[in-house]
Context: one part of a larger RNA
RNA sequence: ACCUCUUUAAGGAACUCUGCAAAUUAGCCCCGUAACUUCGGAAGAAGGGGUGCCCUGGGUGGAUAAUACCCGAGGGCCACAGUAAAUGGGGUCUGGCGACUGUUUACCAAAAACACAGCUCUCUGCUAAGUCGUAAGACUACGUAUAGGGAGUGACACGUGACCAAUGCGGAAAGAUCAAGGCUGUUCUGUUAACGCAGGGCACCCAAGUCCCCGUGAAUGUCGGCCGUAACUAUAACGGUCCUAAGGUAGCGAAAUUCCUUGUCGGGUAAGUUCCGACCUGCACGAAUCGUGUAACGACCGGACCGCUGUCUCAAAGAAAAUCUCG
Repeated sequence: ACCUCUUUAAGGAACUCUGCAAAUUAGCCCCGUAACUUCGGAAGAAGGGGUGCCCUGGGUGGAUAAUACCCGAGGGCCACAGUAAAUGGGGUCUGGCGACUGUUUACCAAAAACACAGCUCUCUGCUAAGUCGUAAGACUACGUAUAGGGAGUGACACGUGACCAAUGCGGAAAGAUCAAGGCUGUUCUGUUAACGCAGGGCACCCAAGUCCCCGUGAAUGUCGGCCGUAACUAUAACGGUCCUAAGGUAGCGAAAUUCCUUGUCGGGUAAGUUCCGACCUGCACGAAUCGUGUAACGACCGGACCGCUGUCUCAAAGAAAAUCUCG
């Protein structure tokens, strides 16, 4: 010096990406316990107080019992210390995300990812749809639409706007198009006396599909531009115009989304690129690729405070191992 521990004056996060690590807290009994809430919770909230052993007296209750509980300025014993050898919550406030318990990258990721109950759409009438198999057959299911398959969303609350032009899907069938093929007609060529046969041309007939038409968004998706206008200024309820299938509704908004940007204002700090509350100029939010909220929950990710500490100011001493050197 390394490793694992122990202790530390004064200070107490000044450390640092970050209180990482460590420390604090801790059992049991009693008192006490807020906002909010889906009335279950939140809650061990928070915050206080108590605490060993033996003997003895009294009381509550009971059955003159036992267990249990209470009181004594009654007596005694042990200890530095009255839960503690081991084991054994730090707390509070506030945002984001995900409702929750759960699942996952065996061996760098445990999460906001997956799943989930719930919601919606869609297919399927049973020899079901769907899947596996060349088939037989099997699963689905010894089930039968309150069932089964597929897709999306993801508790709950309040909601879920416009567009069917494109793409997809469904429907309809008048017309157009349309392959092999087909009949008939006609024609040509070969063969041929003829019939016929073979090959080709033209016309005609002919499926699904496509075109065409209608529908469909909790289907894939999409949801504008320019100019002017109010008696300060500014802004524009209002008007004009171009384009579109229709021009983003409610709600939210510098956001896990904001480039400019450390936007501006307010809060917190002596000082705050983070954080919280607003504003709206949304580069480039937005409604089941769900929108906005939300009690409870989280080894999730931010911010603040109290407590606590060798994280630090700034380092020191000690213990136990192992290694090395000298003897």
Large-subunit ribosomal RNA, domain IV from a marine eukaryotic metagenome, 327 nucleotides, folded computationally. Its mean pLDDT, the model's own confidence on a scale to 100, is 82. The full RNA is in RNAcentral, with records from MGnify.